[in-house]
This record gives sequence, structure tokens and C1' cells, in this order.
RNA sequence: AGUUCCAUAGUGUAGUGGUUUUCACGUUCGCCUAACACGCGAAAGGUCCCCGGUUCGAGUCCGGGUGGAACUA
Repeated sequence: AGUUCCAUAGUGUAGUGGUUUUCACGUUCGCCUAACACGCGAAAGGUCCCCGGUUCGAGUCCGGGUGGAACUA
């Protein structure tokens, strides 16, 4: 330099253009225990990387940008 892919809670992930963005781990609280761990229940936590466009409606489609990864040279 070229090609391809990725960006969604703290981490990892799911998500046919239309309901309140899913689940696991983690965190907090409650139950349990002498206490802890395990287990059970509940809750909090998201500007869906940024800017613009399409659309009645965008995490999703299109363009540009930024960051990252793989491969080729």
C1' cells in the first nucleotide's frame, strides 16, 4: 500500500427495518448459612464507535470518518 472482516451494558455475545436491544459471566440487594462458598429470587447498568443519508420508522440499509483484527505485498 491492497483485500476482507469487526465495532451493541464492566467482559463476551444474540438481534428478519417495527413491542421495552437478548443471553451468559460479573456487580448490588434479599433468601439460605454460625459465617463463607454453592444454590434460589430480584434489581441496577446501553448516546447500539462518530457524522450524514434513505425511510412513516434504522442497532439493522447506504455514504464518509475513526479505531481494531486477519491475509497479501

Transfer RNA from Hydra vulgaris, 73 nucleotides, folded computationally. It matches the Rfam family "tRNA". Rfam describes the family as follows. Transfer RNA (tRNA) molecules are approximately 80 nucleotides in length. It is annotated as a transfer RNA. Taxonomically the source falls in Hydra (Eukaryota, Metazoa, Hydrozoa, Aplanulata). Model confidence (mean pLDDT): 82 of 100.